Notes:
The prediction has a mean pLDDT of 85. c-di-GMP-I riboswitch aptamer from an Anaerolineae bacterium, 98 nucleotides, folded computationally. Lineage of the source: Bacteria > Bacillati > Chloroflexota > Anaerolineae. Its Rfam family is "c-di-GMP-I riboswitch aptamer". Rfam describes the family as follows. GEMM was predicted in a large-scale screen for bacterial structured RNA regulatory elements.

RNA sequence: CUCUGUUAACGGCAAACACGGCGAAAGGCGUGGACGCAAAACUACGGGACCUAAAAUUCUUGCUUGACCGCAAGAGUCAUGGUAGCCCGGUUUCCAAA
Repeated sequence: CUCUGUUAACGGCAAACACGGCGAAAGGCGUGGACGCAAAACUACGGGACCUAAAAUUCUUGCUUGACCGCAAGAGUCAUGGUAGCCCGGUUUCCAAA
C1' cells in the first nucleotide's frame, strides 16, 4: 500500500416506538430509545429501483349559465418533492487477531 473482516481492542452510528415541532404528503429535524450496522460516514447534479402527488393537467359527477367560464367532490397521469438503514457505483475512513 492492497485485499479480507470482528474470532481481538478503542470507539462510532442508531431501526421500531414515544414526545415536540417542519411539511400537502412521502419524509426529514430535535430529545429519549436500541432493531441492527465493518462503512448504517459523505454523494439524490453518477446509474437504477422505490415512495409521495401540493401545483399542473385529463376525465367523471353535481351546482350555476342561453352557452362558455367558474365552484365543489372523486378518479387517472405526473417530480420540480423524497428514500444513501433499497441496490450498484464514486469519495473518505479506525484496527491489525487472521